Molecule: Bacterial RNase P class A
Organism: Thermodesulfobacteriota bacterium
RNA sequence: CGAAGUGGUCCAGACGGCCGCCUGUGUGACUGUUUUGCUUACACAGGAGGAAAGUCCGGGCUCCAUAGGGCAGGGUGCUCUGUAACGCAGAGCGGGGGAGACCCCAGGGAAAGUGUCACAGAAAAUACACCGCCUCCGAUUUGUUCAGGAGGUAAGGGUGAAAAGGUGGGGUAAGAGCCCACCGGCUUCUUUGGAGACAUCGAAGCAAGGUAAACCCCACCCGGAGCAAGGCCAAAUAGGGGGACGAUUGAGGGAGGCCCGACCGAUGUUCCCGGGUAUGGCCGCUGGAGACACCGGGCAACCGGUGUCCUAGAUGAAUGGUCGUCACUCCCGCGAAAGGAGACUUUUCGGGAGAACAGGACCCGGCUUACGGGCCGCUUCGGCGC
Numbered sequence: 001c002g003a004a005g006u007g008g009u010c011c012a013g014a015c016g017g018c019c020g021c022c023u024g025u026g027u028g029a030c031u032g033u034u035u036u037g038c039u040u041a042c043a044c045a046g047g048a049g050g051a052a053a054g055u056c057c058g059g060g061c062u063c064c065a066u067a068g069g070g071c072a073g074g075g076u077g078c079u080c081u082g083u084a085a086c087g088c089a090g091a092g093c094g095g096g097g098g099a100g101a102c103c104c105c106a107g108g109g110a111a112a113g114u115g116u117c118a119c120a121g122a123a124a125a126u127a128c129a130c131c132g133c134c135u136c137c138g139a140u141u142u143g144u145u146c147a148g149g150a151g152g153u154a155a156g157g158g159u160g161a162a163a164a165g166g167u168g169g170g171g172u173a174a175g176a177g178c179c180c181a182c183c184g185g186c187u188u189c190u191u192u193g194g195a196g197a198c199a200u201c202g203a204a205g206c207a208a209g210g211u212a213a214a215c216c217c218c219a220c221c222c223g224g225a226g227c228a229a230g231g232c233c234a235a236a237u238a239g240g241g242g243g244a245c246g247a248u249u250g251a252g253g254g255a256g257g258c259c260c261g262a263c264c265g266a267u268g269u270u271c272c273c274g275g276g277u278a279u280g281g282c283c284g285c286u287g288g289a290g291a292c293a294c295c296g297g298g299c300a301a302c303c304g305g306u307g308u309c310c311u312a313g314a315u316g317a318a319u320g321g322u323c324g325u326c327a328c329u330c331c332c333g334c335g336a337a338a339g340g341a342g343a344c345u346u347u348u349c350g351g352g353a354g355a356a357c358a359g360g361a362c363c364c365g366g367c368u369u370a371c372g373g374g375c376c377g378c379u380u381c382g383g384c385g386c
Base pairs, nucleotide, nucleotide: 001382002381003380004379005378006377007376008375009374010373011372013326014325015324016323017322018321019320021047022046023045024044025043026042027041028040029039030037049357053368054367056366057365058364059363060362061226062225063224064223068260069259070258071257073222074221075220076219077218078092079091080090081089082088093107094105095104096103097102108217109216113215114214115211116210117209130157131156132153133152134151135150136149137148138146139145165183166182167181168180169179170178185206186205187204188203189202192199193198230283231282232281233280240273241272242271243270244269245268252264253263290309291308292307293306294305295304296303297302328354329353330352331351332350333349335348336347337346338345339344
């Protein structure tokens, strides 16, 4: 200098004028018995995001029956750690990719059973042998050769994503883990190291193709519904008629998959007719697993301590519109200036255009997806120079 890898961080135009919106506080006005208020004026203060998004996981909170047992169903799936929790994160292990920095993995069990393996191929798992090789029969012959038939053979060819371990030797009619040596694989036992996944030493036995984001088996986890949760105020569910069930050996009830247990249950439960009110307001609601800084612990995720700070709360749903100046990016001009041999580069002037993804709705931790730009580390490989 070039090409890569990886991590972090910042902004989301700025300022000013005018017109507006929401919330809070204060002072008035109005109203009212009141410290009242779907009212209103002014002043001051505050007023969306890195993803507020998708609603995909996890939790808090609230109600349902103290959420207890079983079945069904769903989820997760190497280890340890972190955490309120997770399917998240960190550090590792194993496997794969890359020259490397580094990246990727739904990564328990295929030696319990079932299913399945497109196309091609003879055959996709009980090898039904296509070609080839070998033996025999047979045919034909001087030698020899091979129409056909019966068998042997998974060593060679060919097909395929995948073909029944690999190499060498022995062996054989030809062959074959048939036998042997080495290598590789699996199971059991075992040595050493490690907290563990696992790595490693040795022995014996074995030959079981792939596929579990196919059924299934194993281990662990999961009750349901969600702020339209839920509560309060005002008003109503009044009174009436009819039917069904039931008397503690209990009708029935409340769970929102089912069953059981536990609980409630006689002024009982339930259905129909008929009658009648409202669809408003308030709370929940934002101070919290909170933010920032420093110190300490830890490889790290993260944890602890101290200090400082308070930072949206709408409900037809606020945070906007417009004008000017400046800044940014791009385009145009045979604009100008400087540098250079030149290609061209830099600066500047004038004009024009552009400026992303997208908006809270109970709160929080993640993941994923969308998207404009700036800056800073660290690392690898290659080239050149000293």